[in-house]
Molecule: transfer RNA
Organism: Chloroflexota bacterium
């Protein structure tokens, strides 16, 4: 240099136009269990308002773009892993 895959939340990882602030599992708090704790279980887990319900804002490697609508598709560029030279 060729070819192919792959970046996504605090962590592993699904997810290939709307149903998505984003399964699931782990971590984390925070309850209920216990003499206590481990386990199990429940419940929370971007930020801002709100007493609640509920609104709003920002995000899937960076930058663009298409589209009413983008983590999904399209172009460029970084980075990673495989395999050829």
């Nucleotide at each position: 240099g060729g070819a192919g895959g792959g970046g996504u939340g605090g962590g592993u990882g699904a997810g290939u136009g709307g149903c998505u602030a984003a399964a699931a599992c782990c971590g984390a708090c925070g309850g209920u269990c216990u003499g206590u704790a481990a386990a199990a279980u429940c419940g929370u887990u971007g930020c801002c308002c709100u007493g609640a319900c509920g609104g709003g804002c920002u995000a899937c490697g960076c930058a663009g773009g298409u589209u009413c609508g983008a983590a999904u598709c399209c172009u460029g560029c970084c980075c990673c892993c495989u395999c050829c030279a």